[in-house]
RNA sequence: GGUGCAGGCCGGGUGACCGCGGUCGGCUGCGCGAGCAGCCGGUCGAGGAAAGUCCGGACACCACAGGGCAGGACGCUGGCGCAAGGCCAGGCGGCGAAAGCCGACGGAAAGUGGAACAGAAAGGAAACCGCCUCCGGCAGAUCUCCGGAGCUGCCGGCGGUAAGGGUGAAACGGUGGGGUAAGAGCCCACCAGCGUCGCGGCGACGCGGCGGCUUGCCAAACCCCGUCCGGUGCAAGGCGAACAGGGCCCGCUGAGGUAGCCCACCGAGGGCCCGGGUAGCUGCCAAGAGGGAUGGUCAUCCAAGACAGAAUCCGGCUUACAGGCCUGCUACGGAA
Numbered sequence: 001g002g003u004g005c006a007g008g009c010c011g012g013g014u015g016a017c018c019g020c021g022g023u024c025g026g027c028u029g030c031g032c033g034a035g036c037a038g039c040c041g042g043u044c045g046a047g048g049a050a051a052g053u054c055c056g057g058a059c060a061c062c063a064c065a066g067g068g069c070a071g072g073a074c075g076c077u078g079g080c081g082c083a084a085g086g087c088c089a090g091g092c093g094g095c096g097a098a099a100g101c102c103g104a105c106g107g108a109a110a111g112u113g114g115a116a117c118a119g120a121a122a123g124g125a126a127a128c129c130g131c132c133u134c135c136g137g138c139a140g141a142u143c144u145c146c147g148g149a150g151c152u153g154c155c156g157g158c159g160g161u162a163a164g165g166g167u168g169a170a171a172c173g174g175u176g177g178g179g180u181a182a183g184a185g186c187c188c189a190c191c192a193g194c195g196u197c198g199c200g201g202c203g204a205c206g207c208g209g210c211g212g213c214u215u216g217c218c219a220a221a222c223c224c225c226g227u228c229c230g231g232u233g234c235a236a237g238g239c240g241a242a243c244a245g246g247g248c249c250c251g252c253u254g255a256g257g258u259a260g261c262c263c264a265c266c267g268a269g270g271g272c273c274c275g276g277g278u279a280g281c282u283g284c285c286a287a288g289a290g291g292g293a294u295g296g297u298c299a300u301c302c303a304a305g306a307c308a309g310a311a312u313c314c315g316g317c318u319u320a321c322a323g324g325c326c327u328g329c330u331a332c333g334g335a336a
Base pairs, nucleotide, nucleotide: 001332004329005328006327007326008325009324010323012301013300014299015298016297017296018295020045021044022043023042024041025040026039027038028037029036030035047307051318052317054316055315056314057313058312059233060232061231062230071229072228073227074226075225076090077089078088079087080086091105092103093102094101095100106224107223111222112221113218114217128165129164130161131160132159134157135156136155137154138153139152140151142149143148173191174190175189176188177187178186192214194211195210196209197208198207199206200205237282238281239280245274246273247272248271249270250269256266257265258264302305
């Protein structure tokens, strides 16, 4: 220089003018008041995802002694974290030349079930082609003591065989050697896998020794094992009027008022309920609701501006995103 990878950051800037919402202060007006309206000034006013509403939590109400069934979520190890389907580090497996990326990553010698098509056979295996022993028949040449004998080939039959071919995503460990009629863990070596022992590691696991020779795949099929989960979400929930109208009760045999009691005085209405758990307020924020503000125009600069806009709050995940910046690493090339 530059290919790729990982992590982090920004995601239009500046100025002028004009607006919008919250809040504070001042002035003016209205109102009995709480307060409302207008003007002026100060100050604050979207995001890295505010999104999807997928996971968890706070908060709130309902339910709840305790236990279980059903249902759901999750599933390698260690740590962090209230928790999370979260984060960090690691193990194993897959991909990549590497940096690195990806993984629902417990159990298939508990049970049930599945494997399309092809194929003979898809799991207590199976004989289509091929290979081989034996039996029978035919043919050929050879030997012959002329009775036959073995050899080769072809056809048929009883069998053996999973080495080879063929089918398939997958064919009952792989490679090589021995062995055999031909074959086969039948035997042996190495490898894979399983079991066991030792060592290392907190652990997942790794390395090594030994053993018998092999137990196929699918659990994002049912299922089994382990851990966790009560339900509903801020339209949760809390406070809670006034006027009209209506119902019931009491009241001149004095309700009620004059600060508690007595006296005295005044004296015709008074109380409760419905309206209505309505309106409104709150929950609710250093954006913050009316579930409705957070912008526009012009100039200028540059790399030419993407995805997108809060609605109780917080931690995550996922998805969308023009362009740009920084750091580290990797392959390659060049120079010293």
The RNA shown here (Bacterial RNase P class A) has 336 nucleotides and comes from a Gaiellaceae bacterium. Its mean pLDDT, the model's own confidence on a scale to 100, is 77. It is recorded under the gene name rnpB.